[in-house]
Context: one part of a larger RNA
RNA sequence: CGUUGUAUAUUUGAGGAAUUCGGCCCCUAGUACGAAAGGAUCGGGGCGUGAUAACCUCUGGUCUACCAGCUGUUCUACCAAGAGCAUCGCUGGGUAGCUAAGUUAUUAUCGGAUAAGCACUGAAAGCAUAUAAGUGCGAAACCUUUUCCAAGAUUAAAUAUACUUGUGUAGCUUGACUACACGGAAGGUCUGUAGGAGACUACUACAUUGAUAGGCUCUAGGUGUAAGUGUAGUGAUACAUUUAGCCGAGGAGUACUAAUAGACCAAAAG
Repeated sequence: CGUUGUAUAUUUGAGGAAUUCGGCCCCUAGUACGAAAGGAUCGGGGCGUGAUAACCUCUGGUCUACCAGCUGUUCUACCAAGAGCAUCGCUGGGUAGCUAAGUUAUUAUCGGAUAAGCACUGAAAGCAUAUAAGUGCGAAACCUUUUCCAAGAUUAAAUAUACUUGUGUAGCUUGACUACACGGAAGGUCUGUAGGAGACUACUACAUUGAUAGGCUCUAGGUGUAAGUGUAGUGAUACAUUUAGCCGAGGAGUACUAAUAGACCAAAAG
């Protein structure tokens, strides 16, 4: 842009893509078979490899604007307390998120037409013959079944609900007409705050009749008991205040800050 006005929600499926893996154990049964050694088909049950997908409750990994400890050095005049640099300076932990080695699920059943093959009836050719006419069984392959995409499927589909369609001029063939103009409805776009989204776009949520993001408060969770002061000790240090102090992404609440104001497109039909 089209689908001949628009919004929301739900579908159909022409067509396309993908998957469809391999094994072990038990029963049947030490049966059939076989002199013995050995040892089944068919059928039933269980385990679970591999593969794929989703997810983060558990087990872990990572977590470079989280917390603590430690070293050297420079600086904040000094003590204390801190900041910068040293691979994130090193070390020990670690939320959200991401993730596998973790968790969960699937890898199912039936059918159609067949291949090799096995057959039925049956002539040419009084017989025979699965084939010449006719009929049947038969495989992880094919078509379905399963999963995903899918109406630009221009043959542009369907269902449900809701909304809009105002004004004028001209023309004639006087019509539920055509053309032009104004205007800006329903609705949309631009714009802004963002993320369950994301290269960009798109998608999704919100835009004051507002919890969209930041801030603040509370909280989950992490770290592990801050600074200052006091007490004990010559002191290193310990103890008390103090399960403290601090805290990125988690969860709630709260308009304090920013989503202001506005512009543009858009009027169909028997």

RNAcentral holds the full RNA, with entries from SILVA. This is a predicted structure of a 270-nucleotide part of an RNA (large-subunit ribosomal RNA, domain VI) from a metagenome. Model confidence (mean pLDDT): 84 of 100. It matches the Rfam family "Bacterial large subunit ribosomal RNA". Gene Ontology terms of the family: structural constituent of ribosome and ribosome.